Formats: sequence, C1' cells, structure tokens
RNA sequence: GUCCUCGUAGUUUAACGGAUAGAACACUUCCCUCCGGAGGAAGAAAUGGGGGUUCAAUUCCUCCCGAGGGCA
Repeated sequence: GUCCUCGUAGUUUAACGGAUAGAACACUUCCCUCCGGAGGAAGAAAUGGGGGUUCAAUUCCUCCCGAGGGCA
C1' cells in the first nucleotide's frame, strides 16, 4: 500500500430492517448479619464518529477513526 473481519453498559456479550436495545459479572441503595461474605429486593449504565437509503437502521451503503488478520 491493498484485501478481509470486527467496534453495543465498567467488562464479557445477545438482537430475520419493526422489542421500551436483552442478559451475565461488576457497581449503587435497601433487607438480612455483631461485622463481612453468601442470599434476597430495587436501581443506574451501551449501539466508535459523519453522511446516505428506508415509513422505520444496532442491522444495509459510504467515508473517517480504532483493533485484529492475510498478501506485498
């Protein structure tokens, strides 16, 4: 340089173009406990950025940014 794959809560990850974007661990508060842990209840938290297609985009197209890999 070129081609391919990937980018979603703090972390690991789901989601035939139509769900209130779901879960696990972690975190916060409360209950329980002498304290802590375990257990129980509740809560906050995410689609890398710009543009396009569409009635509707996490999903499709494009450019950029970032990560990984093949070739040179």
RNAcentral holds the sequence, with entries from ENA. Transfer RNA from a Minisyncoccales bacterium, 72 nucleotides, folded computationally.